[in-house]
Transfer RNA from a Patescibacteria group bacterium, 72 nucleotides, folded computationally. Rfam family: tRNA. Rfam's curators write: Transfer RNA (tRNA) molecules are approximately 80 nucleotides in length. It is annotated as a transfer RNA. Model confidence (mean pLDDT): 82 of 100. The RNAcentral record of the sequence draws on ENA.
This record gives sequence, C1' cells and structure tokens, in this order.
RNA sequence: GUCUCCAUAGUUCAACGGAUAGAACGUGAGAUUCCGGAUCUCAAGAUGAGGGUUCGAUUCCCCCUGGAGACA
Repeated sequence: GUCUCCAUAGUUCAACGGAUAGAACGUGAGAUUCCGGAUCUCAAGAUGAGGGUUCGAUUCCCCCUGGAGACA
C1' cells in the first nucleotide's frame, strides 16, 4: 500500500429493516443478619463520528476513526 473482518451498558455477549435495544456478571438502594457473606426485590447504565437509502436503520450503502488478520 491492497483486501477481509470487527466496533452495542463498567465487562462478556444478544437483537428478520419495525417491541420501551435485552441477558449475565458488576455497581447503587432496600429487605434479611448482631455485623458481613449468600439470597430476594428495585434502580441507574449502551448502539464509535459524519452523511445517504427507507414510512421506519443497531441492522443496508458511502466515508472517517480505532482494533484484528491476510498478501505484498
């Protein structure tokens, strides 16, 4: 330099173009306990940036950024 793949809660992962974007772990609060742990209940928390297509985009297209790989 060319090509391919990936980017979603703090972490690991889901989500036919249409649901209020979900789960587990973690975090906070409460219950329980003499205090913790465990357990139960509740809560907060995310689509890498910009554009396009569409009635509707996490999903499709373009470009940028970052990461991984193949070839040279």